RNA sequence: GCGUAGAGCCGAGCGCCGGACCCCCAGGGGCAUGAUGGGGGUGACGAGGAGAGGGAUCUCGAAAUUUCGGCGGGUGACCUCCGGCUUCCCAGCAGCCGUUAAAUCACGGACAAAGGUAGUCCGCAAGGGCGACACAAAACCGUGCGGCUGGGACCG
Numbered sequence: 001g002c003g004u005a006g007a008g009c010c011g012a013g014c015g016c017c018g019g020a021c022c023c024c025c026a027g028g029g030g031c032a033u034g035a036u037g038g039g040g041g042u043g044a045c046g047a048g049g050a051g052a053g054g055g056a057u058c059u060c061g062a063a064a065u066u067u068c069g070g071c072g073g074g075u076g077a078c079c080u081c082c083g084g085c086u087u088c089c090c091a092g093c094a095g096c097c098g099u100u101a102a103a104u105c106a107c108g109g110a111c112a113a114a115g116g117u118a119g120u121c122c123g124c125a126a127g128g129g130c131g132a133c134a135c136a137a138a139a140c141c142g143u144g145c146g147g148c149u150g151g152g153a154c155c156g
Stems, first nucleotide, its partner, number of pairs: 001009002014072004019068001020042007045061003051081004082098005088152006105144005116133002119130004
């Protein structure tokens, strides 16, 4: 969020819409693309990411007319606690991490969806759904670089 529901299902780059933009209907004595009223549509494309609690909100690229403007949430980061690693073992401190428990840096590596093309279905329309074809980067994967003090164990 759907739902009668405290059932059940979906859900974390996830959901929502009162601004904005767009469509349809009604709407003047006649015409009308206008005021106004009603109804509807668009509004973030994937990758990565979860020890517990807390407050404040967040990495990477792809696309390029709103991915604008905002609201809610939130697995990143921060603080505390717990845990792991840095010496064979233990403790304290320090540093780095989160159970695959070494970050930075260097080198190497992999993988996507949308937009697009062509097709098909739904809708009066704005638009929307579905499957097919291609292409990334990183905080993703691999390799390299590793403390101090005290005690113990072991060796001499």